[in-house]
Context: one part of a larger RNA
RNA sequence: CUGGGCGUAAAGCGCGCGUAGGCGGUUGGGUAAGUCAGAUGUGAAAGCCCCCAGCUCAACUGGGGAACUGCGUCUGAUACUGCUCGGCUUGAGUCCGAUAGGGGAUGGCAGAAUUCCCGGUGUAGCGGUGGAAUGCGUAGAUAUCGGGAGGAAUACCGAUGGCGAAGGCGGCCAUCUGGGUCGGUACUGACGCUGAGGCGCGAAAGCUAGGGGAGCAAACGGGAUUAGAUACCCUGGUAGUCCUAGCUGUAAACGAUGACCACUUGGUGUUGCGGGUUUCUACCCCCGCAGUGCCGGAGCUAACGCGUUAAGUGGUCCGCCUGGGGAGUACGGUCGCAAGGCUGAAACUC
Numbered sequence: 001c002u003g004g005g006c007g008u009a010a011a012g013c014g015c016g017c018g019u020a021g022g023c024g025g026u027u028g029g030g031u032a033a034g035u036c037a038g039a040u041g042u043g044a045a046a047g048c049c050c051c052c053a054g055c056u057c058a059a060c061u062g063g064g065g066a067a068c069u070g071c072g073u074c075u076g077a078u079a080c081u082g083c084u085c086g087g088c089u090u091g092a093g094u095c096c097g098a099u100a101g102g103g104g105a106u107g108g109c110a111g112a113a114u115u116c117c118c119g120g121u122g123u124a125g126c127g128g129u130g131g132a133a134u135g136c137g138u139a140g141a142u143a144u145c146g147g148g149a150g151g152a153a154u155a156c157c158g159a160u161g162g163c164g165a166a167g168g169c170g171g172c173c174a175u176c177u178g179g180g181u182c183g184g185u186a187c188u189g190a191c192g193c194u195g196a197g198g199c200g201c202g203a204a205a206g207c208u209a210g211g212g213g214a215g216c217a218a219a220c221g222g223g224a225u226u227a228g229a230u231a232c233c234c235u236g237g238u239a240g241u242c243c244u245a246g247c248u249g250u251a252a253a254c255g256a257u258g259a260c261c262a263c264u265u266g267g268u269g270u271u272g273c274g275g276g277u278u279u280c281u282a283c284c285c286c287c288g289c290a291g292u293g294c295c296g297g298a299g300c301u302a303a304c305g306c307g308u309u310a311a312g313u314g315g316u317c318c319g320c321c322u323g324g325g326g327a328g329u330a331c332g333g334u335c336g337c338a339a340g341g342c343u344g345a346a347a348c349u350c
Stems, first nucleotide, its partner, number of pairs: 003322004007304002012318001014201004021194003025088007033081002035077008049065006091191001092188003095184005103177007110154001115149007125136002162169002206247006215241002220236004258317006266295011299306002323350003332343004
């Protein structure tokens, strides 16, 4: 150096962009570095291995051979790889036309509801629970009507549906903006895939500063329950939840399934676009491409299950695993304001 693995047993980085590197479609020429062949030099001796011989044998020793799988040089081969020159269009991209969408950012607007405030009506309860009590109410509550304030979230549509790389995204309108798909096949001509480092994005909670604060609600107070009740239930309630700027960088960040390409029976639903069908539009039906579900064949799998959206059959590249505990701990390094993150052992023990 070599093995076997990674949906659920240990194991896919949360996701992307991309550097080095690895890998790379088709065709012709050149080259001959890799590769292959022959020759030659070298690869000390001893030892190992084979043969022969000497000590009575052996060990030991002597002689010969082989081997030393390597390296250098020369000559040659050119299928494959590399390098180089030229061509190609199917990979990739551009262009033109069309198209669906809660993709992102900023600003504005709307209605329903909760709460609070003011006013009207009105009177003794309301609220809450398994039952209660704390709580609220004759200083007029609850209920109801009118007016006002403010914050947060957007019922129905809504889906087994859509969009996004992931996190995630849902009232309406405008502005700015990313990506996808379908059709045309005009253009470029391998410009590709992956990606150690690196850089960026990244739910919730948390942190810093300044705002905001309706509802909800860790902590906390009270009432119950109970043997107790630092809980579950009830009544309150502060951080927080919201906004702006910055930090944090984690998650059952899950499809617990890395990315890309090719190939391999089917059935059925659904979304987008195109084509056919139809006198035309629409519906229905048929076909194609792209997405998204379910059921199942071969095959795979320890089984469960997966099954053209593979966990099937192959290929390229990256990441990761190697018995349980100790431990995602200690130490060191590094990042962070902190909380802590990343990297990450050993003794010992079973």